[in-house]
Molecule: Glycine riboswitch aptamer
Organism: Alteribacillus persepolensis
């Protein structure tokens, strides 16, 4: 990395276009966090006599930009296989 299983949260919201029931597009207002992405700790490092600056430095934490709120798709992490 590929393959296969498993895999959560939240409105099938309102209204307009569309329409083949829809599905989808744009507005609205109310949510989710486990695609992505953004932010900093603990520590180190540099300057300084010191304070203090500056710089790197994680997540499943936190933002909610993106995606996401029936199903279907897609899902971070797991488990077997190669």
């Nucleotide at each position: 990395u590929c393959u296969c299983u498993g895999g959560a949260g939240a409105g099938a919201c309102c209204g307009u276009u569309g329409u083949u029931u829809g599905a989808a597009a744009c507005g609205g207002c109310a949510c989710c966090c486990a695609a992505g992405g953004g932010g900093a700790a603990c520590g180190c490092u540099u300057g300084u006599a010191a304070g203090c600056a500056a710089g790197c430095u994680a997540a499943a934490c936190u933002c909610u930009c993106a995606g996401g709120u029936a199903a279907a798709a897609g899902g971070a992490c797991a488990g077997a296989g190669a």